[in-house]
RNA sequence: GCGCUCUUAGUAUAGUGGUAGCAUACUGGCUUGCCAAGUCAGUGACCCGGGUUCGAAUCCCGGAGGGCGCA
Numbered sequence: 001g002c003g004c005u006c007u008u009a010g011u012a013u014a015g016u017g018g019u020a021g022c023a024u025a026c027u028g029g030c031u032u033g034c035c036a037a038g039u040c041a042g043u044g045a046c047c048c049g050g051g052u053u054c055g056a057a058u059c060c061c062g063g064a065g066g067g068c069g070c071a
Stems, first nucleotide, its partner, number of pairs: 001070007010024002013021001018054001026042005047063005
């Protein structure tokens, strides 16, 4: 230098055009003599810019960062 791949709550991950989901963590309630466990509720996320579209986490272009390969 070229190609491929990944980027979504604090963490790990699902979602291939129409409500952003699950687990865990965190906060509060219940339970207990206390803690833990259990249970109920709640808060919190689409790497950045542009384009296509009625509508983009999703498709296209460019950029940033991580990984792999070639030279």